[in-house]
RNA sequence: CAUUGAUAAAGGCAAACUUAUCGAAAGAUAAGGACGCAAAACCACGGGUCUAAAGCGGAUGCCAAGAUAGCCGGGUUACCAUG
Repeated sequence: CAUUGAUAAAGGCAAACUUAUCGAAAGAUAAGGACGCAAAACCACGGGUCUAAAGCGGAUGCCAAGAUAGCCGGGUUACCAUG
């Protein structure tokens, strides 16, 4: 420097579910708990997906200024080992 992760070592994060709170909902936060993860660390820039309050509509509906980074791509940073 690359982001290669076979072999290690030190570790890290935390799905589902339960409880409490917030939220219209999707979902988020905290505690417990581990399905898994070499970026499962951070960022809503592009795509996808979820919800549909307000708004529109004659109607069963439409719609993101909401959410999802553990959906994909992209950007930034990073332990150890190997090259």